[in-house]
RNA sequence: GCGCCUGUAGCUCAGCUGGUAGAGCACGAGACUUUUAAUCUUGUGGUCGUGGGUUCGAUCCCCACCGGGCGCA
Numbered sequence: 001g002c003g004c005c006u007g008u009a010g011c012u013c014a015g016c017u018g019g020u021a022g023a024g025c026a027c028g029a030g031a032c033u034u035u036u037a038a039u040c041u042u043g044u045g046g047u048c049g050u051g052g053g054u055u056c057g058a059u060c061c062c063c064a065c066c067g068g069g070c071g072c073a
Base pairs, nucleotide, nucleotide: 001072002071003070004069005068006067007066010025011024012023013022019056027043028042029041030040031039049065050064051063052062053061
């Protein structure tokens, strides 16, 4: 330098032909317990890497750029 894959909550990841984003863990509150832990209930938390484009509508499609991984040179 070129090709492919990848970027979504604090972490690990889902998101099924484009239709207003979810799970587990973690965190806060409550219940239970002498207390802690465990368990149960409930809640908070996202400019979906950045900037454009297409579309009535984009996490999803197109382009460029940035970060990470793999391969070739």
This is a predicted structure of a 73-nucleotide RNA (transfer RNA) from Fimbriiglobus ruber. The RNAcentral record of the sequence draws on Rfam. The coordinates come from a structure-prediction model, not an experiment, and the mean pLDDT is 80. It matches the Rfam family "tRNA". Rfam classes the family as a transfer RNA. Rfam links the family to the GO term triplet codon-amino acid adaptor activity.